[in-house]
Source information:
Predicted 3D model of a 116-nucleotide RNA (Glycine riboswitch aptamer) from Sanguibacter antarcticus. NCBI's taxonomy places the organism under Bacteria, Bacillati, Actinomycetes, Micrococcales, Sanguibacter. RNAcentral holds the sequence, with entries from Rfam. The model forms 86% of the base pairs in the Rfam consensus. The prediction has a mean pLDDT of 81. Rfam family: Glycine riboswitch aptamer. About the family: This family represents the bacterial glycine riboswitch.
RNA sequence: CGAGCUGCGGCGGGAGAGCCCUGACCGGCCACCCGUCAUCCCGGAGACACGUGUCAGGCGCCGAAGGAGCAAAUCCUCCCCGGGAAACUCUCAGGCCCACGUACCGCCGCGGCGAG
Numbered sequence: 001c002g003a004g005c006u007g008c009g010g011c012g013g014g015a016g017a018g019c020c021c022u023g024a025c026c027g028g029c030c031a032c033c034c035g036u037c038a039u040c041c042c043g044g045a046g047a048c049a050c051g052u053g054u055c056a057g058g059c060g061c062c063g064a065a066g067g068a069g070c071a072a073a074u075c076c077u078c079c080c081c082g083g084g085a086a087a088c089u090c091u092c093a094g095g096c097c098c099a100c101g102u103a104c105c106g107c108c109g110c111g112g113c114g115a116g
Stems, first nucleotide, its partner, number of pairs: 001116001004113010018059001020058006026051002033044003060096003066092001067090003074085004
């Protein structure tokens, strides 16, 4: 000098899954009622319905933070037994309008190991 491996940071890309049910609260509109007097205006209170609203509970669902498992299938290693791994499986956690974020991919920068 330096292939390759790896850690951190920045930028870019990057999904999935209930406008579910119940209750409470909040919000806008508003039937009815009152101030009030024939009417209007104004004010007060305000049911039902509405809202991808908030919280809690219930059921359903997703898998690409993290976590767990090799029981299935896949990959690696081994003569075999066995062992390991994940984008596989499970969903503890997390999530289910959008957004945020996400494994992973690309580029750049800063390091560590480092064949040669």